[in-house]
């Protein structure tokens, strides 16, 4: 220099051919419970979906650029 993949909650990840409210497990907070803790049960908070731009009635999903990481080729 060329090609490809990945980026979604604090962590690990899902998200159906673009369709109306963005989810799970773990973790965190509160409550029940216990002498107290753990387990268990219930509830809750937490997301500009890496950044920007475009297409569309509608984008986490499609196109383009950039950033970071990984892999391959030279």
């Nucleotide at each position: 220099g060329g090609a490809g993949g990945c980026a979604u909650a604090g962590c690990u990840c899902a998200g159906u051919u673009g369709g109306u409210u963005a989810g799970a497990g773990c973790g965190c907070u509160c409550g029940c419970g216990u002498c107290a803790c753990a387990u268990g049960c219930g509830a809750g908070a937490g997301g500009u979906c890496g950044a920007g731009a475009g297409u569309u009635c509608g984008a986490g999903u499609c196109c383009c650029u950039c950033u970071g990481c990984c892999u391959c080729c030279a």